Small-subunit ribosomal RNA, 3' major domain from an uncultured bacterium, 479 nucleotides, folded computationally. It matches the Rfam family "Bacterial small subunit ribosomal RNA". The coordinates come from a structure-prediction model, not an experiment, and the mean pLDDT is 87.
Context: one part of a larger RNA
RNA sequence: UGACGGGGGCCCGCACAAGCGGUGGAGUAUGUGGUUUAAUUCGAUGCAACGCGAAGAACCUUACCUGGGCUUGACAUCCCGGGAGCCCCUUGGAAACAAGGGGGUGCCCCUCGGGGAACCCGGCGACAGGUGCUGCAUGGCUGUCGUCAGCUCGUGCCGUGAGGUGUUGGGUUAAGUCCCGCAACGAGCGCAACCCCUGCUCCUAGUUGCCAUCGGGUAGAGCCGGGCACUCUAGGAGGACUGCCGAGGUGAACUCGGAGGAAGGUGGGGACGACGUCAAGUCAUCAUGGCCCUUACGCCCAGGGCUACACACGUACUACAAUGGUGGGUAUAAAUGGAAGCGAGACCGCGAGGUGGAGCAAAUCCCAAAAAACCCACCCCAGUUCGGAUCGCAGUCUGCAACUCGACUGCGUGAAGGCGGAAUCGCUAGUAAUCGCGGAUCAGAAUGCCGCGGUGAAUACGUUCCCGGGCCUUGUACA
Numbered sequence: 001u002g003a004c005g006g007g008g009g010c011c012c013g014c015a016c017a018a019g020c021g022g023u024g025g026a027g028u029a030u031g032u033g034g035u036u037u038a039a040u041u042c043g044a045u046g047c048a049a050c051g052c053g054a055a056g057a058a059c060c061u062u063a064c065c066u067g068g069g070c071u072u073g074a075c076a077u078c079c080c081g082g083g084a085g086c087c088c089c090u091u092g093g094a095a096a097c098a099a100g101g102g103g104g105u106g107c108c109c110c111u112c113g114g115g116g117a118a119c120c121c122g123g124c125g126a127c128a129g130g131u132g133c134u135g136c137a138u139g140g141c142u143g144u145c146g147u148c149a150g151c152u153c154g155u156g157c158c159g160u161g162a163g164g165u166g167u168u169g170g171g172u173u174a175a176g177u178c179c180c181g182c183a184a185c186g187a188g189c190g191c192a193a194c195c196c197c198u199g200c201u202c203c204u205a206g207u208u209g210c211c212a213u214c215g216g217g218u219a220g221a222g223c224c225g226g227g228c229a230c231u232c233u234a235g236g237a238g239g240a241c242u243g244c245c246g247a248g249g250u251g252a253a254c255u256c257g258g259a260g261g262a263a264g265g266u267g268g269g270g271a272c273g274a275c276g277u278c279a280a281g282u283c284a285u286c287a288u289g290g291c292c293c294u295u296a297c298g299c300c301c302a303g304g305g306c307u308a309c310a311c312a313c314g315u316a317c318u319a320c321a322a323u324g325g326u327g328g329g330u331a332u333a334a335a336u337g338g339a340a341g342c343g344a345g346a347c348c349g350c351g352a353g354g355u356g357g358a359g360c361a362a363a364u365c366c367c368a369a370a371a372a373a374c375c376c377a378c379c380c381c382a383g384u385u386c387g388g389a390u391c392g393c394a395g396u397c398u399g400c401a402a403c404u405c406g407a408c409u410g411c412g413u414g415a416a417g418g419c420g421g422a423a424u425c426g427c428u429a430g431u432a433a434u435c436g437c438g439g440a441u442c443a444g445a446a447u448g449c450c451g452c453g454g455u456g457a458a459u460a461c462g463u464u465c466c467c468g469g470g471c472c473u474u475g476u477a478c479a
Base pairs, nucleotide, nucleotide: 001479002478003476004475005474007473008472009471010470011469012468013467015463016462019427020426021425022424023423026318027317028316029315030314031313032312033311034309035308042053043052064304065303066302067301068300069299070298073127077126078125079123080122081121082120083119086103087102088101089100090099091098092097107116108115109114129293130292132291133290134289138287139286140282141281142280143278145276150189151188152187153186154185155184156165157164158163169180170179171178195270196269197268198267200238201237202236203235204234205233206232209228210227214225215224216223241264244258245257246256247255248254320420324379325378326377327376328375329374337366338365341360342359346355347354348353386417391412392411393410394409395408396407397406433455434454435453436452437451438450439449
C1' cells in the first nucleotide's frame, strides 16, 4: 500500500421487510449430468454452464459411428501432355464411383504451320487439406463484479524509502454531483450531457385519414367528385432550466412545499460499461505461434447416430377448475412480413387442407381472425361438460424421402393431477399478473428466442437481520 475480520461508523441496491405471482409436487417440452451405445460429435460447469453456442439435427447440416471408395486430392498457385467447352445415352452399383458409346465444334491472335484465354481429362512434384492438440503461447470478440462511482496523471509539497498528499474533512447528490474548507494547484479516463424511442404544442407536406363542410351514391361502405380542417404519417422547430414564489440551509451547494404546465427536479425507456479482476469463456465463427496427421487425424458417398433411458437436476409450457369450462352472439390493437413471395372473394371438405386465382414490390393488396373483455344460455363441485398425457384408426401438408425421427386434422381413448416438503425465484407502475398478435431462422418442423400491443393491480412501517457493493477508520503473525 492492499486484502481480510462472526471490528467500528456512514450510505446504497427488489438485499431484507411489506405485497403479488411463481419454482420445488403432476403430465409434457427442452437443456444438462449419469448410464447405455458401433456412435450416442464437440464445447459451455457456482453466482457469470444447464430453451447456452443451436435465429430451426429426417437426407443435407455433421464435425460422430459402420460400411463402400479416392490419393496433386472437394479447394488455391505453378509445370508438362492431350482435348474446346457443352449435351445425351448404356452397363454395374446403395450411392460415391468405375467402364463404355454417341452428338457438337464456339472466342482471341495468326505468316494457315500454329499459338493463346477460360473449361475438361491424364501425369511428375512443389504443395493443398485437418471442426486434430494447446484459450496456461495469442489477436479479436464476450461474460462478470457493475451503470457500481470509482481509476489515474503532471507539477508542487511531505517521507531515507515503499509511498502519501491531491481523492481526506463539513454538507449535498443517482453520481469523485456540486458547494465550503484544506499544501496543494490543475488535468485525463469514468458520471452527467450531446444520440435514438416515447409523452405536449406548432410549422411544412398531403393518392393514409375525414361527411368535419358541399354535392353524388349504396343493402352497407371515404364508395365517388371534392377538400386537407381533424386523426395520422415523417421531416423540422419549440418546450423543463430548480427558470418563478415561499420555507429551511453557511448570503453556498442543495432539500422541502407551491404556482404555472402535456410533462417537473435525471419526465419514462434505450444505446452507451472507466483502471482493472476472474491464467473467466471461445484455437468449433474468424485470424494466428508452436506441436501433430499426410494412400490419412485429409476427401467423397450410402446408411445409422446427435432423437438412446433404471435414474438425477435446471429452464419452461399445460393444468389441478366456477374470478372457471362449453356453445352462440358482438366490439376494439400495435408492430411486423410478403415475388421461387403474401395470396382475397368464390367453390369442395366436419377439419387439417384442396381447387382456383382477383389484388399487391405494397400507409393502396394480402397474411388478418386479435384474444382476454362484453351479452345470452348451459354445466352445479363431481376426478366432473375440470384436465389433457398416452394409445388406436383414418387423414392433410412440406419434402427425392417423414421407419428409425416432422408438424397438423378428425373420430375414439381418456392417464397423472384436488395448489405442491425442506428450500427457492421474479417484480416498485403502465411494472407484476393476465390476454392474444408478429418476426428472425426456415422446404417443413417452437411450449424456445426477439419484438408488439390489450386489460391492468397490491405493497414499501423501516434498515435490526440475510446477500452484494461504495467511502472513512481500526486490528493483523496474510501478500